[in-house]
Context: one part of a larger RNA
RNA sequence: GGCAUCUGGUGGAUGCCUUGGCACUGAGAGGCGAUGAAGGGCGUGGCACGCUGCGAUAAGCCCGGGGGAGAUGCGAGCAAUCGUUGAUCCCGGGAUCUCCGAAUGGGGCAACCCACCCGCAAGGGUAUCCCGAUCUGAAUUCAUAGGGUCGGGAGGCGAACCCAGCGAACUGAAACAUCUCAGUAGCUGGAGGAAAGGACAUCAACCGAGACUCCGUCAGUAGUGGCGAGCGAACGCGGACCAGGCCAGUGGUUUUCUCGAGCUGUACCGGAAGCAUCUGGAAAGGUGCGCCGCAGUGGGUGAGAGCCCCGUACGGGACACGGCCGAGAGAAUCCUUGAGUAGGGCGGGACACGUGCAAUCCUGUCUGAACAUGGGGGGACCACCCUCCAAGCCUAAGUACUCCUCAGUGACCGAUAGUGCACCAGUACCGUGAGGGAAAGGUGAAAAGCACCCCGAUGAGGGGAGUGAAAGAGUUCCUGAAACCGGAUGCCU
Numbered sequence: 001g002g003c004a005u006c007u008g009g010u011g012g013a014u015g016c017c018u019u020g021g022c023a024c025u026g027a028g029a030g031g032c033g034a035u036g037a038a039g040g041g042c043g044u045g046g047c048a049c050g051c052u053g054c055g056a057u058a059a060g061c062c063c064g065g066g067g068g069a070g071a072u073g074c075g076a077g078c079a080a081u082c083g084u085u086g087a088u089c090c091c092g093g094g095a096u097c098u099c100c101g102a103a104u105g106g107g108g109c110a111a112c113c114c115a116c117c118c119g120c121a122a123g124g125g126u127a128u129c130c131c132g133a134u135c136u137g138a139a140u141u142c143a144u145a146g147g148g149u150c151g152g153g154a155g156g157c158g159a160a161c162c163c164a165g166c167g168a169a170c171u172g173a174a175a176c177a178u179c180u181c182a183g184u185a186g187c188u189g190g191a192g193g194a195a196a197g198g199a200c201a202u203c204a205a206c207c208g209a210g211a212c213u214c215c216g217u218c219a220g221u222a223g224u225g226g227c228g229a230g231c232g233a234a235c236g237c238g239g240a241c242c243a244g245g246c247c248a249g250u251g252g253u254u255u256u257c258u259c260g261a262g263c264u265g266u267a268c269c270g271g272a273a274g275c276a277u278c279u280g281g282a283a284a285g286g287u288g289c290g291c292c293g294c295a296g297u298g299g300g301u302g303a304g305a306g307c308c309c310c311g312u313a314c315g316g317g318a319c320a321c322g323g324c325c326g327a328g329a330g331a332a333u334c335c336u337u338g339a340g341u342a343g344g345g346c347g348g349g350a351c352a353c354g355u356g357c358a359a360u361c362c363u364g365u366c367u368g369a370a371c372a373u374g375g376g377g378g379g380a381c382c383a384c385c386c387u388c389c390a391a392g393c394c395u396a397a398g399u400a401c402u403c404c405u406c407a408g409u410g411a412c413c414g415a416u417a418g419u420g421c422a423c424c425a426g427u428a429c430c431g432u433g434a435g436g437g438a439a440a441g442g443u444g445a446a447a448a449g450c451a452c453c454c455c456g457a458u459g460a461g462g463g464g465a466g467u468g469a470a471a472g473a474g475u476u477c478c479u480g481a482a483a484c485c486g487g488a489u490g491c492c493u
């Protein structure tokens, strides 16, 4: 030095576990904001660092309800206190609510600086835009523009869903230009709990149907297409849901407030039934004999509990504040039968339809009817026939979505998985910035977390002793694989 066996160290795989995730289901809710939001800065405790809560009334103040023995949030303790004269805690309502932030008196490098008016003070007011009313008022006589005051509204935030305006490219076409990707992504505006659409100038086919929306089918059909790549209906049928109204009024729709029998939500209450023995550190396990069940879903308890605990089935319950439903009152909005309209020319766009034989719809521009004895449509166009009545308005349900609340489910994950985050994570850290973005779970049933002694530097670390079922569970703590590094013994060189 090698090999073998044994025994350690290191390391943190594996097994087991789960406080966290993931995907859904059923209900609810579908908004918050100048009465100052969302989100923050700074404060706030007896000691107070972080988190949480709260706001100079600052882990809190008041009232009503619930509840019934402990409590002063967590990491985490000490001190000092509170509580059956009902605390802590839970629900509802109210008060307070610093500074920034739409931020709104002016400014500003957010959380800061500087003002004016009223008021003794406390305090209040002073942004902009829009609407209404009213007072003024130029050039310029009247007037108008402009200005002032009062009243009302808006502004910003928010996950997706919705409507509208603007609108790509990579890509595909095996290159590429029409085409496609796609009216997608993105940007902007607006609204609601849904939005949009909607009561036939619709389809159909000589029979008829009867608003709109959504699903299945029709059908990858008919078509369209450098007839390439591709794009791609409708009629009809089957379902979901069903609802029709109004044009000046006893109206439609939306919404606010008040009242009301009832139902319901936001705390909560009652809620059946088991003992002995054995093993064991511990019984819920084994054994024996019982019991309840409208409750044998589930969780906890020193191993596996229907009957120990929390619960569960079932039943009960609200002062207050909401929701549903009904009635009444108020507010907002809409509306006179639809002319610069229908139609036409030119140029575009939308229709599955790329200009095509291209109907239909929208319109930038130029034109431009009829008036129910009329007009539109039936895929060029014409005739016959059929059908409908544009150029006014409103409309629930069926449909879409889930930032959020409650209840529940899983041949979903189980710490390199599952969210980026099971843990003080959008943190540490990186970047000028936009932005990027981790790692990190497990003693034990219970801290009983090793009094005391010894070595050592009044260390680190270790050895005894003690606790514990176990310390080879000692906080670097369950299990403890491999790589890697030692020690002992044997053999070989």
Base pairs, nucleotide, nucleotide: 001492002491003490004489005488006487007486008485009484015478016442017441020413021412022410023409024408025407026406027405028404029402030401031157032156039100040099041098042055043054044053046078047077049075050074051073061094062093063092064091065090066089070082071081072080105114106113107112115126116125117124118123128154129153130152131151132150133149134148135147136146161192162190163189164188165187166186172179176226202209203208213240214239215238216237217236223231224230244394245393246392247338249335251334252333253332254331255330256329257328258327259326260325262324263323264322265321266320268316269315270314274289275288276287277286278285290307291306292296298310299309300308343367344366345365346364347363348362349361350360353379374389375388376387377386378385429436430435449477452464453463454462455461
Description: A computed fold for a 493-nucleotide part of an RNA from Rhodospirillales bacterium URHD0088, annotated as large-subunit ribosomal RNA, domain I. Lineage of the source: Bacteria > Pseudomonadati > Pseudomonadota > Alphaproteobacteria > Rhodospirillales. The coordinates come from a structure-prediction model, not an experiment, and the mean pLDDT is 85. RNAcentral holds the full RNA, with entries from SILVA. It matches the Rfam family "Bacterial large subunit ribosomal RNA".